Small-subunit ribosomal RNA, 5' domain from an uncultured Bacilli bacterium, 523 nucleotides, folded computationally.
[in-house]
Context: one part of a larger RNA
RNA sequence: GGAUGAACGCUGGCGGCGUGCCUAACACAUGCAAGUCGAUCGGGGGAAGCAAUUCCCUAGAGGCGAACGGGUGAGUAACACGUAGGUAACCUGCCCUCGAGUUUGGGAUACCCGGGCGAAAGCUCGGCUAAUACCGGAUAAUAGGGCGGCUCGCAUGAGCCGCUUUUGAAAGGCGCGUUUGCGUCGCUCUUGGAUGGACCUGCGGCACAUUAGCUAGUUGGAGGGGUAACGGCCCACCAAGGCAAGGAUGUGUAGCCGAUCUGAGAGGAUGACCGGCCACAAUGGGACUGAGACACGGCCCAUACUCCUACGGGAGGCAGCAGUAGGGAGUUUUCGGCAAUGGGGGAAACCCUGACCGAGCAACGCCGCGUGAACGAUGAAGGUCUUAUAGAUUGUAAAGUUCUGUUAUAGAGGAUAAAUUGCGGGCUUAGGAAAUGAGGUCCGCUUGAUAGUACUUUGUCAGAAAGUCACGGCUAACUACGUGCCAGCAGCCGCGGUAAUACGUAGGUGACAAGCGUUAUCC
Numbered sequence: 001g002g003a004u005g006a007a008c009g010c011u012g013g014c015g016g017c018g019u020g021c022c023u024a025a026c027a028c029a030u031g032c033a034a035g036u037c038g039a040u041c042g043g044g045g046g047a048a049g050c051a052a053u054u055c056c057c058u059a060g061a062g063g064c065g066a067a068c069g070g071g072u073g074a075g076u077a078a079c080a081c082g083u084a085g086g087u088a089a090c091c092u093g094c095c096c097u098c099g100a101g102u103u104u105g106g107g108a109u110a111c112c113c114g115g116g117c118g119a120a121a122g123c124u125c126g127g128c129u130a131a132u133a134c135c136g137g138a139u140a141a142u143a144g145g146g147c148g149g150c151u152c153g154c155a156u157g158a159g160c161c162g163c164u165u166u167u168g169a170a171a172g173g174c175g176c177g178u179u180u181g182c183g184u185c186g187c188u189c190u191u192g193g194a195u196g197g198a199c200c201u202g203c204g205g206c207a208c209a210u211u212a213g214c215u216a217g218u219u220g221g222a223g224g225g226g227u228a229a230c231g232g233c234c235c236a237c238c239a240a241g242g243c244a245a246g247g248a249u250g251u252g253u254a255g256c257c258g259a260u261c262u263g264a265g266a267g268g269a270u271g272a273c274c275g276g277c278c279a280c281a282a283u284g285g286g287a288c289u290g291a292g293a294c295a296c297g298g299c300c301c302a303u304a305c306u307c308c309u310a311c312g313g314g315a316g317g318c319a320g321c322a323g324u325a326g327g328g329a330g331u332u333u334u335c336g337g338c339a340a341u342g343g344g345g346g347a348a349a350c351c352c353u354g355a356c357c358g359a360g361c362a363a364c365g366c367c368g369c370g371u372g373a374a375c376g377a378u379g380a381a382g383g384u385c386u387u388a389u390a391g392a393u394u395g396u397a398a399a400g401u402u403c404u405g406u407u408a409u410a411g412a413g414g415a416u417a418a419a420u421u422g423c424g425g426g427c428u429u430a431g432g433a434a435a436u437g438a439g440g441u442c443c444g445c446u447u448g449a450u451a452g453u454a455c456u457u458u459g460u461c462a463g464a465a466a467g468u469c470a471c472g473g474c475u476a477a478c479u480a481c482g483u484g485c486c487a488g489c490a491g492c493c494g495c496g497g498u499a500a501u502a503c504g505u506a507g508g509u510g511a512c513a514a515g516c517g518u519u520a521u522c523c
Base pairs, nucleotide, nucleotide: 001523002522003521004520006519007518008517009516010515013369014368015367016366017365018364019362020361021327027324028323030322031321032320035064036063037062040061041060043058044057045056046055047054048053071280072279073278081204082203083202084201085200086199087198090197091196095193096192099189100188101187102186103137104136105135106134112127113126114125115124116123117122143166144165145164146163147162148161149160150159151158152157172185173184174183175182176181206252207251208250213243214242215241218240219239220238221237223235224234225233255277256276257275258274259270260269261268262267282303283302284301285300286299305316306315307314308313333359335358336357337356341355342353343352344351345350372403373402374401375400382394383393384392385391386390408460409459410458411457412456413455417450422445423444424443425442426441427440428439429438467512468511469510470509471508472493473492474491478507479506480505481504482503488495489494
């Protein structure tokens, strides 16, 4: 000199864009943060209607989602991360694509009804019923297993062909036409893809040797189990190996990276915000479901803590968004909206979304603007200093005159962000016997939290808007008074003991400026 997620002191006009618990991974009151589908199913309730019927809501069964998104950095020195590869050792819901199919049966069960237990949380017995819930049979191969042949490869092996064997489904919903049916959303099996993951390996990034030896599932083998898959991953047996001064083991510290700060660079330091990966969800352990979890707002067990209780027993987990207490030098609103972007569900309308978009608070940071401009010498008054009838300085500074109106204030107009979806209508494409449906395109209607905001414009007033630190040298900027080794200053050198440009005050001056100075840390 630069920098900061900063803090403290004094001061403080506005706007834009960012940023905001670095400490106690401390404890949490309250509200919200993950639902949706009636075009899967039976039932219940409501509205309209004379009725047929239509529409709306929904506790339950069922499907999809809840493994994403959001938070935090405790642990981790590790294939955790980065980078480069490998898998001939693997999986992949939804999506795209290829081909085939969607046939025939069955038994339950929740809701409900009746009974019982309990303070509650909730539990239990009997009976009835449905499905895209569950379970059989048929069909089927380029899928799985076995055998044979051909081709290829870096070994285990891979690809292709032939034979043989094994295995699935929702008979579903909706719309149209009703004479077989057609369309669409689904479902089952299969091919290839995309996306996401899993595993293995080379190399790389820390401190201590005042840590020198460590290791029995340890190292390897052939066999088995388990897994999506390889593997001591696990198991019985056999062998005695494996690592280490090129630093094993131990201890301490730490999430890693893209990047950020600094520096001419090489380096050094850091890992806030944003992006990628990992790990965690009161602490420890475990599995279930599922394409995917060993699962933040799921389950079970143990522990600590908190709460309810009829004392028998139960409930809970903010390192989600706000917010509270506490800790601390120190860090915000219990706000608005799903309008946009994105996500989940749904055929859609739509619903949900503290993701997100916005607003609020904070000079915390960066950037921009303003606090007026021009003229104006009786060089006014006052202050300060002096060699004191006088002069110097503050100083064109003020007053005064003429302007401007950024900003402010009052009024008027007033956005971009909106593209859609859906509905109504027209045209058109492919297919079809036709209708419905699907795709494309045009017109109209419809959708804004922010916000009557930004912005534009009109009127009015110099009116409402400057401080902080320093002035001995380094280092730009000096005098007077007070004090008298006192009070005090200080980054270093050092000032102060009666003429202090170094302490305190005043005048003046210098620097930066809505900030200035100090402290802390890094280069």